[in-house]
Context: one part of a larger RNA
RNA sequence: CGUUAGAGCAUUGAGAGGAGCCUUCCAUAGUACGAGAGGACCUGGAAGGACGCACCUCUGGUAUACCAGUUAUCGUGCCAACGGUAGACGCUGGGUAGCCAUGUGUGGAGUGGAUAACCGCUGAAAGCAUCUAAGUGGGAAGCCCACCUCAAGAUGAGUGCUCUCCAUUAGGUCACAGGAAGACAACCUGUUCGAUAGGCAGAAGGUGUAAGGCCAGUAAUGGUUUCAGCUGAUCUGUACUAACAGACCGAAUGAU
Numbered sequence: 001c002g003u004u005a006g007a008g009c010a011u012u013g014a015g016a017g018g019a020g021c022c023u024u025c026c027a028u029a030g031u032a033c034g035a036g037a038g039g040a041c042c043u044g045g046a047a048g049g050a051c052g053c054a055c056c057u058c059u060g061g062u063a064u065a066c067c068a069g070u071u072a073u074c075g076u077g078c079c080a081a082c083g084g085u086a087g088a089c090g091c092u093g094g095g096u097a098g099c100c101a102u103g104u105g106u107g108g109a110g111u112g113g114a115u116a117a118c119c120g121c122u123g124a125a126a127g128c129a130u131c132u133a134a135g136u137g138g139g140a141a142g143c144c145c146a147c148c149u150c151a152a153g154a155u156g157a158g159u160g161c162u163c164u165c166c167a168u169u170a171g172g173u174c175a176c177a178g179g180a181a182g183a184c185a186a187c188c189u190g191u192u193c194g195a196u197a198g199g200c201a202g203a204a205g206g207u208g209u210a211a212g213g214c215c216a217g218u219a220a221u222g223g224u225u226u227c228a229g230c231u232g233a234u235c236u237g238u239a240c241u242a243a244c245a246g247a248c249c250g251a252a253u254g255a256u
Stems, first nucleotide, its partner, number of pairs: 001153001005164007015150004021049007033038001051107005059101004066094005071086006112144002118138004165254001171249004175191005196242003199238005205231003212225005
């Protein structure tokens, strides 16, 4: 811009994409078959591999400053306690959220249709024979459907419900607070009739028992106060702070 008024929500599915895999074991059955050795079709059941999708409860990875330990050196006058630098974490031990796989869940199920090679029935041309010429049945991981996803710019522009019609309405955009959304757009949530983000309070989780004091020891250090102290992303709550102030677009009862 179009879809012939303008919108919101919900849909149909022309069409497109994805998936489609394989192995082992058990039963049938040591049956059919076979002299024996060996050893099934069919059908049912159970495990597993690779691959795909989703997720983070578990197992783990990461987690650049969440916690602790620690070396050298500089600083806060000194002790103690801290801070800086040593990688754009000094090193080391752990580690929440998020992200992730090696972790967890799940999928390739089932049922039809038309067929290929091939196997048939009936059957002439050609008194026989012949699956084929008329007619007709079976038959594949393949084809169509079925399963998952997208999908009316499907210009063939579909359908349903609802809203609005004389002032800017229905609605939308900007703006602002943000996000399990994201390069930016876009998408989604909220904007005081409010839990959107931050703060604060509590909780979870992490680290692992802070500082100061007291006690023991000559001291290093240990014990106690103390499962303490600190704590990013998580959860619950709470208007304390900020979502203020606002602006704009938008049919004209619908082509001729």